Lysine riboswitch aptamer from a bovine gut metagenome, 169 nucleotides, folded computationally.
[in-house]
RNA sequence: UGAUAGAGGUCGCGGUCACCAAGAGUAGCUCGCUCCGUCACAGGCACGGGGGGCGAGGGAAAGGGGGGACCGCCGAGGAGCGGACGAGAGCGCCUGAUCGGGUCCGUGUCCGGGGCAGCGGAGAAUAUCCGAUGCACUGUCGCCCCUCAUGGGGCGGAGAGCUGUCAGA
Numbered sequence: 001u002g003a004u005a006g007a008g009g010u011c012g013c014g015g016u017c018a019c020c021a022a023g024a025g026u027a028g029c030u031c032g033c034u035c036c037g038u039c040a041c042a043g044g045c046a047c048g049g050g051g052g053g054c055g056a057g058g059g060a061a062a063g064g065g066g067g068g069a070c071c072g073c074c075g076a077g078g079a080g081c082g083g084a085c086g087a088g089a090g091c092g093c094c095u096g097a098u099c100g101g102g103u104c105c106g107u108g109u110c111c112g113g114g115g116c117a118g119c120g121g122a123g124a125a126u127a128u129c130c131g132a133u134g135c136a137c138u139g140u141c142g143c144c145c146c147u148c149a150u151g152g153g154g155c156g157g158a159g160a161g162c163u164g165u166c167a168g169a
Stems, first nucleotide, its partner, number of pairs: 001167006009074001012073006019066002029057008039048001041096005077111003080107006088099002112138002115135003119131004140157007
C1' cells in the first nucleotide's frame, strides 16, 4: 500500500411490514340559506367557469411520529454541495415560463457513537427530525504516569480511524 475478517451499543445505523396515536371532525364531497368580485406569471382560445360565510349530513389521505416483528448492516448512516428526472401547484382549456414534494447519481466538504441541555431551522405539533455549540458518558489509537500483572489515571487525536489475518514494496 492492497485484499479480507471483525469490534463499538443507556435506543449503534438504515430499510420493510402490520398495528397505534396524532393529522382531524380538518381537506375534499352532498344538501340548504346567503354574500362577492374577478379572469389570476406571459401569450393564445373560450364566456364558461370561480370564491367566501353559516347550518345539516357523511367524512379521508399524505408527509412526520411511537413501540413491535423481520431484513440488511458497522461511514453503518446523516448533513452540505453539484447534477439528472420530475408528481404536483396558481379560479376553465392549450403552449411556454416559474415554483417544486420526492426519486436517483456524483462528491474523503463536515460528523467516531449514542444521551442530555439551551439555541437555530423543519414540522399541525408541547411529537419528532436536522444543524452547530456545550456537558458528562462510551469505544478506539498515540504520548506520559501508577501497577508484578490484569487494570487504572492524565492529556491529545479522529472512522481518511482502530483490531486480526494474508499479500506486495
It matches the Rfam family "Lysine riboswitch aptamer". Rfam describes the family as follows. Riboswitches are metabolite binding domains within certain messenger RNAs that serve as precision sensors for their corresponding targets. Model confidence (mean pLDDT): 81 of 100.